[in-house]
Context: one part of a larger RNA
RNA sequence: GCCAGGGAGUUUUGAUGAGUGGCAAGGUUAAUCCUUUAAGGAGUAGCCGUAGCGAAAGCAAUUAUCCGCACAGCAAUGGAGGGAUAGCGUAAAUAAUGCGUUUAGUCACUUGUGGAAGACCCGAAUCCGGUCGAUCUACGCCUGAGCAGGUUGAAGCUUGGCGAAAGCCAGGUGGAGGACCGAACCAGUUCUGAUGUGCAAAUCGUUUGGAUGACUUGGGUGUAGGGGUUAAAGGCUAAUCUAGGCCGGUAAUAGCGGGUUCCCCCCGAUACUACCCGCAGGUAGACUUCAGCUGAGAUGCUUGGCGAGGUAGAGCGACCGAAUAGUCGGUAAGCAGUCGAAAGACUGCGCCAACUUAUCAAACUCCGAACUUGUCAAGAUCGUAGAAGCUGGAUGCUAGGGCACAGGGAUAAGCUCUGUGCCCGUGAAGGGAACAUCCUAGACGAGGGUUAAGGUCCCUAAUGCUGACUAAGUGCAAAUCAAAGGGGUUUGUGGCCAAAGACAGUGUGGAGGUUGGCUUAGAAGCAGCCAUCCUUUAAAGAGUGCGUAACAGCUCACUCACCGAGGCUACAUGUCCCGAAGAUGGAAGGGGCUAAAGUCAGCAACCGAGACCUUCGAGCACCGAAAGGUGAUCUGGUAGGGGGGCGUGCCAUAUGGAAAGAAGUCUCUUCGAAAGGAGGGAUGGACCGUAUGAGCAUCGCGGAUCCUGGU
Numbered sequence: 001g002c003c004a005g006g007g008a009g010u011u012u013u014g015a016u017g018a019g020u021g022g023c024a025a026g027g028u029u030a031a032u033c034c035u036u037u038a039a040g041g042a043g044u045a046g047c048c049g050u051a052g053c054g055a056a057a058g059c060a061a062u063u064a065u066c067c068g069c070a071c072a073g074c075a076a077u078g079g080a081g082g083g084a085u086a087g088c089g090u091a092a093a094u095a096a097u098g099c100g101u102u103u104a105g106u107c108a109c110u111u112g113u114g115g116a117a118g119a120c121c122c123g124a125a126u127c128c129g130g131u132c133g134a135u136c137u138a139c140g141c142c143u144g145a146g147c148a149g150g151u152u153g154a155a156g157c158u159u160g161g162c163g164a165a166a167g168c169c170a171g172g173u174g175g176a177g178g179a180c181c182g183a184a185c186c187a188g189u190u191c192u193g194a195u196g197u198g199c200a201a202a203u204c205g206u207u208u209g210g211a212u213g214a215c216u217u218g219g220g221u222g223u224a225g226g227g228g229u230u231a232a233a234g235g236c237u238a239a240u241c242u243a244g245g246c247c248g249g250u251a252a253u254a255g256c257g258g259g260u261u262c263c264c265c266c267c268g269a270u271a272c273u274a275c276c277c278g279c280a281g282g283u284a285g286a287c288u289u290c291a292g293c294u295g296a297g298a299u300g301c302u303u304g305g306c307g308a309g310g311u312a313g314a315g316c317g318a319c320c321g322a323a324u325a326g327u328c329g330g331u332a333a334g335c336a337g338u339c340g341a342a343a344g345a346c347u348g349c350g351c352c353a354a355c356u357u358a359u360c361a362a363a364c365u366c367c368g369a370a371c372u373u374g375u376c377a378a379g380a381u382c383g384u385a386g387a388a389g390c391u392g393g394a395u396g397c398u399a400g401g402g403c404a405c406a407g408g409g410a411u412a413a414g415c416u417c418u419g420u421g422c423c424c425g426u427g428a429a430g431g432g433a434a435c436a437u438c439c440u441a442g443a444c445g446a447g448g449g450u451u452a453a454g455g456u457c458c459c460u461a462a463u464g465c466u467g468a469c470u471a472a473g474u475g476c477a478a479a480u481c482a483a484a485g486g487g488g489u490u491u492g493u494g495g496c497c498a499a500a501g502a503c504a505g506u507g508u509g510g511a512g513g514u515u516g517g518c519u520u521a522g523a524a525g526c527a528g529c530c531a532u533c534c535u536u537u538a539a540a541g542a543g544u545g546c547g548u549a550a551c552a553g554c555u556c557a558c559u560c561a562c563c564g565a566g567g568c569u570a571c572a573u574g575u576c577c578c579g580a581a582g583a584u585g586g587a588a589g590g591g592g593c594u595a596a597a598g599u600c601a602g603c604a605a606c607c608g609a610g611a612c613c614u615u616c617g618a619g620c621a622c623c624g625a626a627a628g629g630u631g632a633u634c635u636g637g638u639a640g641g642g643g644g645g646c647g648u649g650c651c652a653u654a655u656g657g658a659a660a661g662a663a664g665u666c667u668c669u670u671c672g673a674a675a676g677g678a679g680g681g682a683u684g685g686a687c688c689g690u691a692u693g694a695g696c697a698u699c700g701c702g703g704a705u706c707c708u709g710g711u
Stems, first nucleotide, its partner, number of pairs: 001711006011117003015113009026048003032042003035038001052059002062086001064085004071078002087101005120259004127249006138223009147213001149181003152177001156173007185210003191205001193204002225241001227237003262645006272285005287396001288394006297382003301379009313367001314365002321360002325356003329352003334349006400424010429440003444617007454607003457591003463604007475593002485578005491572007505562003509558001511535003516530003541556001545554002618635002620631004646700001648697003651693007664683008
C1' cells in the first nucleotide's frame, strides 16, 4: 500500500421557535404511595396562564365608532382575523409622554437552535501532587590495583686546582622533576576520511594529546528533583535535563491542524460596513434560505419637467500662491557707484502702474460640461397564480482574485489603494497547441438539424475565386510586434527639366585683362582678408575638389558634339531589411509553406458547441373536484437553508416462507431517475421475511501520518 472489522453532532437539564395531539379560562402534576405490572391507579404541594402600572405606599382597565381582505350573497350589504379613531387603567399633579387595555393558554411528543455540562472525534508543549532512581554519570569518603623501554642529569657528597677568606672553577659521584621521547592505559585533535535503512541510537581507520601524576582504575559507600553534584559547559543526575522517570488530577485547554460515513428535489451566497487587546477569532447589520402575517401596488429601466453638485476641461487684467523677457512712465524714504569742498546732482538696482511677451496649481476659481442624484409625470416591465411591506426560525461569510474602462501612489511590476461593469470563486461544453478568470456560450435526459467564436494543404471536420504587396522563411502569433537612426521596394501627390533633344555615359572646349587688390619669404582660382568687375565667346566662377614651397598638373561648374525617351527632386503611403545580446539543442502546436498554406482588399461556400430550432421523455411550479392542461420567462451550482426518500439492527401488532433446503457466500438475469429492489442457478445446512407504528436506535466510511488483525 491493499483487504476485513472498528471509527466521529450523543445524553441530561433548563431556555426559545416550529409541527402534531389532548384539554381549555383554565392546563398540569412532582416527590411519594398502592395494585390485578398496565401507555394502570392514587397523589393538587408546586408551576404556567387568567391585569396592569408604579421605586414604593398603593391604585386598578372598552364586548365604543368607522374602514375593510378572505368568505357569504343576484345585489345592496354583512364581514372572523386585520387596520384606524376615540376612550379607559396606572406612573403625585396627568397636559405631554411611557407601559397596559375590546381575552388563550397549558401539558405531552417529534424536531430546529443556542446555554450548562468532556458536548462531533483525534491532537500539544504545559501546571500541580505522590512515588522510584547515583549498576550511567558528577563530586566526596573508605579500601585495594596499575604505569615496557629510552633520555636529561637538580640538590647533596667527593677529588683536584685557585684564593687571605667568603667562596669560585673543573672532573667524578648522585638520581630530583604536576621534566623529555615513547608502548600498555587514559583521552578524542585532524582528515570537517569511512559509515550514515551503520558492526554501532556515536562505531571504524589515519593522524593526534597525556603517559610518576591536580594520573588511571576495581570493590564498597554518601548526596534526590526547584533538589543533588559541578576546576562552570546550563554540564551531569540510567540512550530522558533551562528542572529526571513513572502514576495520578485528566476526556487539562487549543480563536490552531486533520477527519466527520446513503440518495434525489427546490433555492442559493460572502470575502462589504461598524465595534471588540481586534488583525488566523468574535458580535451586530447587509447578503442567503424557510415559515407565517398582510392585501395593491412595485421598479436599480427609458424619456421629460423642477431642483442639487463644482469634477474633467479651461482661466487667472477674478481672488490666492508660484513664475519669463522687455518698453515706457512714476518714485528718490532702501542698496551700490560716479562727480563735487559741501549742499546736492546723475546712473544702475529696487518698488509702483500701464503696455507688449511667455507660463502654472490636489489642499486657486470670474467660469464650467459629460455624468451622478432627489422628486413628480408619462411609457415599459412585474404583480390577487399574492408584488412591495412586516414578523419570526436557521446558516454561511467578514484573508478574495482576474479582465475592460477611469482614477490616486510613481504614465514601473504577476505592484499597491479605489470606483463602475463582467467573469473566476461556485461554471461544465466549443475555440485559444497546452492554459481559473481571453473569445463563444450558461449543461434536466435521449435523438435529429442550424449556427457562434474559431477555422477549411497534411496531422484534423471543412475552400475556392479575383486584384495587389512581401523575398525578409518576414510571416503563417488577438492577448504573446522594442526605439532613435539608416536602407530596399510599392502606391499617391506636388515642383522642375525634356524631340528647339532632358538625365546618365563617351568625346571636345573650359579662354583673355590677370599672378584681381591686400597680406606674405612666397599667396599665381584653391593659408587668410576685401572686392567679385570687364572682354572674347557655343561656353567658361576673379573659381567645386585634389594637388604644389610657390608655380605647374588633374578635375568640376558651364558649352558643343554623339546618343534617343523619359529624367531629377520633395512630401506622404503600404511592406520588408539593418539597428536586435542569455545561459542543455529547439520550436509559428508539428510537418511544412514563396504569383503561399504569408499580408492587405473583395466575393461566394462549407466545417464547427451541451448555444438556437425540433421530436420524445422526466422533474418542478401553477390551474383544475378529477381526467388533464399551461410554462415567452422554469430544472449549472461551492459555503449554506428547506423538502422528500432508500437501506441496517431491535421492539410491538398482524400475516407469511423454510430439510421438496432458511440466513450467508459466488454468479447470471431483470426492475427503478438514484439510494436500492426482485428472480434463476451453485454453495451452504437452520432459521428468515412482508405490512403497519410521524415505534426505538452504539444506524450507512475511502480518507483522520486513524485503531486492531491479515497480507
Annotation:
Large-subunit ribosomal RNA, domain II from a Thermoplasmataceae archaeon, 711 nucleotides, folded computationally. The coordinates come from a structure-prediction model, not an experiment, and the mean pLDDT is 83. The full RNA is in RNAcentral, with records from ENA. The organism belongs to Thermoplasmataceae, within Archaea. It matches the Rfam family "Archaeal large subunit ribosomal RNA". On this family, see Yusupov et al., Science 2001: "Crystal structure of the ribosome at 5.5 A resolution".